[in-house]
């Protein structure tokens, strides 16, 4: 260098052939129960879908460019 995979919430992952306002489980704040904790319930916050640009009425999904990172191969020595 060249091919592939992966990159969504703090974490760990979802999200159908592109289609209503991106979601779960955990973690975190609040309340409920409890003699305290922890368990359990109920509710809330919390996102530049790696970054940029393109297509299209509509992009996380499809196309270009680039970062990371892991994985084959490959070239210097």
């Nucleotide at each position: 260098g060249c091919g592939g995979u992966a990159g969504u919430a703090g974490c760990u992952c979802a999200a159908u052939u592109g289609g209503u306002u991106a979601g779960a489980g955990u973690a975190c704040c609040g309340g409920c129960c409890u003699g305290u904790c922890g368990a359990g319930c109920c509710g809330g916050g919390g996102g530049u879908c790696g970054a940029g640009g393109g297509u299209u009425c509509a992009a996380g999904u499809c196309c270009c460019u680039u970062c990371u990172a892991c994985c084959g191969c490959g070239c210097c020595a």